[in-house]
RNA sequence: UCUUGUCGCUCGGGGCGCCCCUCCGAAGAGGGGCUGAGAUGCACCCGUGGAACCUGAUCCGGCUCGUACCGGCGUAGGAAAGCGAGUUCCGAUAAUG
Numbered sequence: 001u002c003u004u005g006u007c008g009c010u011c012g013g014g015g016c017g018c019c020c021c022u023c024c025g026a027a028g029a030g031g032g033g034c035u036g037a038g039a040u041g042c043a044c045c046c047g048u049g050g051a052a053c054c055u056g057a058u059c060c061g062g063c064u065c066g067u068a069c070c071g072g073c074g075u076a077g078g079a080a081a082g083c084g085a086g087u088u089c090c091g092a093u094a095a096u097g
Stems, first nucleotide, its partner, number of pairs: 001092002005090001006085005011047004016041001017034007053078003059072004
């Protein structure tokens, strides 16, 4: 400064890719690496004040070994909540020490 963005309980929504090596006839398995909150963890994120996530999309531009990653698209179209508590307390951001 924002002004409830917070907390609790219960419920719900969502994603899980890309690259390399090995085993291997195939199916599949194991190991390593990249980005990220999270790459199958009873974890992570999100629940209408909704960019969690999906469609567009094998899209466009950049980068890369990579359909990964970054940005655009995006004031687009979809997308899952109730109850209670709290009010400068909590939470976030910025500055200073």